[in-house]
RNA sequence: GGUGUAGCUCAGUGGUAGAGCACAUACUUAGCAUGAAUGAGGCCCUGGGUUCAAUUCCCAGUUCC
Numbered sequence: 001g002g003u004g005u006a007g008c009u010c011a012g013u014g015g016u017a018g019a020g021c022a023c024a025u026a027c028u029u030a031g032c033a034u035g036a037a038u039g040a041g042g043c044c045c046u047g048g049g050u051u052c053a054a055u056u057c058c059c060a061g062u063u064c065c
Base pairs, nucleotide, nucleotide: 001065002064004062007021008020009019010018015052023039024038025037027035045061046060047059048058049057
């Protein structure tokens, strides 16, 4: 100095968050794989500040590089 967001890899924008893979269910198959469908899963590292409102801006701490 950078980094921390779903099990993993990563987006994201001041107005309560998404993708891919993975997972579950059912379809297809004699079965497996593939394929297509649906679903679950995150109060966004912690604390404080600014703001009507903070994952986003500011400060401190902390993890990793």